[in-house]
RNA sequence: CGAUAGAACGGCGAUGGAGCUCGCCGCAAAUGCUUUCUUGGCUGAUGGCUCCUGUAGAGCG
Numbered sequence: 001c002g003a004u005a006g007a008a009c010g011g012c013g014a015u016g017g018a019g020c021u022c023g024c025c026g027c028a029a030a031u032g033c034u035u036u037c038u039u040g041g042c043u044g045a046u047g048g049c050u051c052c053u054g055u056a057g058a059g060c061g
Stems, first nucleotide, its partner, number of pairs: 009026005016052006032042003
């Protein structure tokens, strides 16, 4: 000096914020599915759980 491994730290996980947790990444991880490709169609604010905000549907007051 370089490579690799572990730890720490930081970041990421299809539309907002926070906590916990799992996985991944170290400039990468990430950028949904579907279609006759007419750019038409469908789901969701979570990777997972919980809370808040927004949106959609139904019911009640």